[in-house]
Record summary
This is a predicted structure of a 534-nucleotide part of an RNA (large-subunit ribosomal RNA, domain I) from uncultured Aquimarina sp. Lineage of the source: Bacteria > Pseudomonadati > Bacteroidota > Flavobacteriales > Aquimarina.
Context: one part of a larger RNA
RNA sequence: GGCGUAUGGGGAAUGCCUAGGCUCUCAGAGGCGAAGAAGGACGUGAUAAGCUGCGAAAAGCUAUGGGUAGUGGCACACACACGAUGAUCCGUAGAUAUCCGAAUGGGGCAACCCAGCAUGUUGAAGACAUGUUACUCCUAACGGAGGGCGAACCCGGAGAACUGAAACAUCUAAGUACCCGGAGGAAGAGAAAACAAAAGUGAUUCCGCUAGUAGUGGCGAGCGAACGCGGAAUAGCCCAAACCAGUAUUGUUACGGCAAUAUUGGGGUUGUAGGACUGCGACAUUUGAUUCGGCGUGAAUUAGAACAAUUUGGAAAGAUUGGCCAUAGACGGUGAUAGCCCGGUAUAAGUAAGCAAAGAAAUUGAUAGCAGUAUCCUGAGUAGUGCGGGGCACGAGAAACCCUGUAUGAAUCUGGCGGGACCAUCCGCUAAGGCUAAAUACUCCUGAGAGACCGAUAGUGAACCAGUACCGUGAGGGAAAGGUGAAAAGAACCCUGAAUAAGGGAGUGAAAAAGAUCCUGAAACCAUGCGCUU
Numbered sequence: 001g002g003c004g005u006a007u008g009g010g011g012a013a014u015g016c017c018u019a020g021g022c023u024c025u026c027a028g029a030g031g032c033g034a035a036g037a038a039g040g041a042c043g044u045g046a047u048a049a050g051c052u053g054c055g056a057a058a059a060g061c062u063a064u065g066g067g068u069a070g071u072g073g074c075a076c077a078c079a080c081a082c083g084a085u086g087a088u089c090c091g092u093a094g095a096u097a098u099c100c101g102a103a104u105g106g107g108g109c110a111a112c113c114c115a116g117c118a119u120g121u122u123g124a125a126g127a128c129a130u131g132u133u134a135c136u137c138c139u140a141a142c143g144g145a146g147g148g149c150g151a152a153c154c155c156g157g158a159g160a161a162c163u164g165a166a167a168c169a170u171c172u173a174a175g176u177a178c179c180c181g182g183a184g185g186a187a188g189a190g191a192a193a194a195c196a197a198a199a200g201u202g203a204u205u206c207c208g209c210u211a212g213u214a215g216u217g218g219c220g221a222g223c224g225a226a227c228g229c230g231g232a233a234u235a236g237c238c239c240a241a242a243c244c245a246g247u248a249u250u251g252u253u254a255c256g257g258c259a260a261u262a263u264u265g266g267g268g269u270u271g272u273a274g275g276a277c278u279g280c281g282a283c284a285u286u287u288g289a290u291u292c293g294g295c296g297u298g299a300a301u302u303a304g305a306a307c308a309a310u311u312u313g314g315a316a317a318g319a320u321u322g323g324c325c326a327u328a329g330a331c332g333g334u335g336a337u338a339g340c341c342c343g344g345u346a347u348a349a350g351u352a353a354g355c356a357a358a359g360a361a362a363u364u365g366a367u368a369g370c371a372g373u374a375u376c377c378u379g380a381g382u383a384g385u386g387c388g389g390g391g392c393a394c395g396a397g398a399a400a401c402c403c404u405g406u407a408u409g410a411a412u413c414u415g416g417c418g419g420g421a422c423c424a425u426c427c428g429c430u431a432a433g434g435c436u437a438a439a440u441a442c443u444c445c446u447g448a449g450a451g452a453c454c455g456a457u458a459g460u461g462a463a464c465c466a467g468u469a470c471c472g473u474g475a476g477g478g479a480a481a482g483g484u485g486a487a488a489a490g491a492a493c494c495c496u497g498a499a500u501a502a503g504g505g506a507g508u509g510a511a512a513a514a515g516a517u518c519c520u521g522a523a524a525c526c527a528u529g530c531g532c533u534u
């Protein structure tokens, strides 16, 4: 020096655990904000650095309901206080709520600086206190609204490229990503100028089929319906106009009026055409809202069954023996594994605000018939057309249909549009105004629960004071880090030592080889003893 072995050091793998995550289900909620939000700065405790709470009324104030013996957050110490005259605590409703921030009196390098006006302190002021003073839109005015934040879902505007086509240009990716505007708890769509086909359906939305079919496509890559069928959920309505009446203004007048324009009220709303208008008949039927009503629901909350002995052990919930409860054998805790020890659980009870079924009455609103058919009305720079684009599964194609930049431009119910070029027959529908619940999408958030999900290099980046420390001028990037013990019983006292280091005794404990660098404690690496060996 090597190998082996034993004992230690070192290190933190492994095992066990879970305080945190992940993915869902059901129910709720789906917003907050000029009455100043979200988010912050600075303060606030007897002592107080951090977190939490709160705001100069500052770990809190008031009222009220609950509750009952302790209490002054995390936080374990000391001091001083509070509490059966009911504290702390839990629920509900209020008060207060500095400064910044949409930030809004003006300014500004956010949390700062400086003003005007009114009132008051005054007799006075260049001082102080309180209030007020941004902009845009609406309104005659008074006054009102908006602005900002927020996870996804939704609608609109604008809109890529990588990629695929085994290259690439039409095409694809994709109307995706990104950006902007807007709204709601959903949004959007929606009561046929729809489909269909000789038979019929009857607003919209969503799901399963139809079907990877018909089509479309450098007929490449790809893209990709509908009819119809089966389900979920169901709900239908209001204007414009004709006509009638009123008001105002203007024009005209033979002063009786007439006409036009604007506006208000009635009327009226459709394809079997309907309505106005004329005639007849009637005051019916159904239903909404508001005011009552209050079955119930509903915060904190209350009651809530049943076990002992022996034994092992530090400890019983384990084992043995014998019992009991169960509308409760969910779950969690307790010194190991507990239906009967504790909290709970099944079940039952109760309540403020709020919500609220049935129901009655009142007020108020809406809603109907028959016949006639001369006249009037039924959405115009619209429909359509040319040119250029876009959307439709459909790339200009035989290309209908929808939207419109540009240029044109009808008809008026004997009207008009559609049925995939176009024409005829036939059939369907009634454009150019508007509203509309449910079935559907999503989850920043609250409650209850689940998992052939993870278990500290995993699971969120974050189980721990994490979007922290740290890095970067900045946008931004972004960690590591859990476990003594049942209970601190966290080692009094003594010794060595310079020592408040460290260690040795003593003591606690089941255990200290559990001693705070603390459960278990692998390997690398280091040391020491012994054996063999060069």
Base pairs, nucleotide, nucleotide: 001533002532003531004530005529006528007527008526009525015519016483017482020454021453022451023450024449025448026447027446028445029443030442031149032148039100040099041098042055043054044053050074051073061094062093063092064091065090066089070082071081072080105114106113107112115133116132117131118130119129120128121127135146136145137144138143153184154182155181156180157179164171168218194201195200205232206231207230208229209228215223216222236435237434238433239379243266244265245264246263247262248261249260250259251258252257271413273378274377275376276375277372278371279370280369286366287365288364289363290362291361292359296355297354301349302348303347307322308321309320310319311318323340324339325329331343332342333341384408385407386406387405388404389403390402391401394420415430416429417428418427419426470477471476490518493505494504495503496502